Predicted 3D model of a 473-nucleotide part of an RNA (small-subunit ribosomal RNA, 3' major domain) from an uncultured bacterium.
Context: one part of a larger RNA
């Protein structure tokens, strides 16, 4: 000097405390272990692996397995030779790849350019190593540290600075001080969001004037909205406390008040943490196979264990029926209205639109009435038959959804665990990536409704500065 301690001070964080909703117990959907298997590809393993890579496994994908097959190769570059020569299109055989048989004959016209066949150098590896690398990432942590130069001190290992007295969200800022400055971090400068103003006014918007079934059309630019630029918050102001400092608490004024609110943004560094299968790489292995194509299967398997969700167990409810108010986004290989069929999913047809214009798109909880009366129920919907819809060469393995019947477990969950401090939890539903279709109940994002509660820090956890002990570096 650190690194440690079931030593001490101090201080932070939903860490505990106070709340409020859950997980653990049912039932499914998903991922993991196990287990089987020809295969059940392969990675991730406390926090920091287990709805992760996968923003979409029926074929592809697809790395696995089976089987048929190929061997300058599916994929590029060279070179030397050789060929009147592609592609496609028919027809046989085959499970296909393929093969054979026909038809085709590319741009130039003249060398050759592109096929293609032959040789050879090479191709190819999702093979092996993330304990050989970049690069990218997690975590600790949006914690407040980590350091340098010079100067001093000490023989040195270092140490001062950065401790020390206040303060902050912060090594923030002030004072004191052998220091004095300075650089990565901290804050700001970015972006979105809350209020006001100033230009424009279409496809947006309708106060006033006329018109209509309707901002429909005249028209208008006040509004709302949009697009741009501005302007506002700075502890600027008063008061107290404070060491006359920093700052702290309390008020004016403001839409906003002490970081306004959320985002990007993540020092030095640990974990030989993750990734050689996102890509790039050393070096190792394979090279008629560990490449390459191609059918089918598998990744979907199920005595069972965990992990994450979701939909119940009902009356703050379910069921009918009326009725009401969004944003974000998406669209031409698309999105599709009126209409008309069909209880439905859906169909049939196709205005409109490459979109402030037309389409997805009737938002649901919400309210108003009716109904069920506490029961395994008009609560719950797994299962399961049995008819279909659509998507696609193709839904048996192994797609969603619809319709009718079927009506399981479940009556609020041990031990013990998790998330959350406000427009947040908890509740409702909507979009959209990916996608032919879907396992989505996921993810990311968007608005509707909209609470408790926090006394304090004694203890559980992590974390920060000092400090002490020390058989550990």
């Nucleotide at each position: 000097u650190g690194a440690c301690g079931g030593g001490a001070c101090c201080c932070c964080g939903c860490a505990c405390a106070a709340g409020c909703g859950g997980c653990g117990g049912a039932g499914c959907a998903u991922g993991c272990g196990g287990c089987u298997u020809a295969a059940u590809u392969c990675g991730a393993c406390g926090a920091u692996a287990c709805c992760c890579g996968u923003a979409g496994a029926a074929c592809c994908u697809u790395a696995c397995c089976u089987g048929g097959a190929c061997u300058u190769g599916a994929c590029a570059u060279a070179u030397a030779g050789g060929g009147u020569c592609u592609a496609g299109c028919u027809a046989u055989a085959g499970a296909g790849a393929u093969a054979u048989a026909g038809u085709g004959u590319g741009c130039a016209u003249u060398a050759g350019c592109g096929c293609c066949c032959u040789a050879u150098a090479c191709a190819g590896g999702u093979g092996g190593u993330g304990c050989a690398u970049g690069g990218c990432u997690g975590u600790c942590g949006u914690c407040a540290g980590c350091u340098c130069g010079u100067g001093u001190c000490g023989u040195g290992a270092g140490a001062u600075g950065u401790u020390g007295g206040g303060u902050u969200a912060a090594g923030u800022c002030c004072c004191g001080c052998a220091a004095c400055g300075a650089g990565c971090g901290c804050a700001a400068c970015c972006c979105c969001u809350g209020u006001c103003c100033u230009a424009u006014g279409u496809u947006g918007c309708c106060a006033g004037c006329a018109u209509u079934u309707a901002g429909u059309u005249g028209g208008g630019g006040a509004c709302u909205c949009a697009u741009a630029g501005g302007a506002g918050a700075c502890u600027g102001c008063c008061g107290g406390u404070g060491a006359u400092a920093a700052a702290c608490c309390g008020g004016a004024g403001g839409a906003a008040g002490g970081u306004g609110g959320g985002g990007a943004c993540g020092a030095c560094g640990u974990c030989a943490a993750g990734u050689c299968a996102u890509c790039a790489u050393g070096c190792c292995c394979c090279u008629u196979a560990u490449g390459u194509c191609c059918a089918g299967g598998g990744c979907u398997g199920c005595a069972c264990g965990c992990a994450u969700g979701c939909u119940a167990c009902a009356a703050u409810g379910g069921c009918a029926a009326g009725u009401g108010c969004a944003a974000c986004g998406a669209g031409u290989c698309g999105c599709a209205a009126u209409a008309c069929c069909g209880c439905g999913a859906g169909g049939u047809g196709g205005a409109g639109c490459a979109a402030a214009u037309c389409u997805c798109u009737u938002a649901a909880a919400g309210c108003u009435u009716g109904u069920c009366u506490c029961a395994g129920u008009u609560c719950g919907g797994a299962u399961a038959g049995g008819a279909g819809u659509c998507u696609g060469c193709a839904a048996c393995u192994c797609g969603a959804c619809u319709c009718c019947u079927u009506g399981a477990a479940g009556u609020u969950g041990g031990a013990g665990u998790c998330g959350c401090u406000a427009g947040u939890a908890a509740u409702c539903g909507c979009a959209a990536a990916u996608c032919a279709g879907c396992a989505a109940a996921g993810u990311u994002g968007c608005g509707g409704u909209g609470a408790a509660u926090a006394c304090g820090u004694u203890c559980c956890c992590g974390g920060g500065u000092c400090u002490u002990g020390c058989a550990c570096a």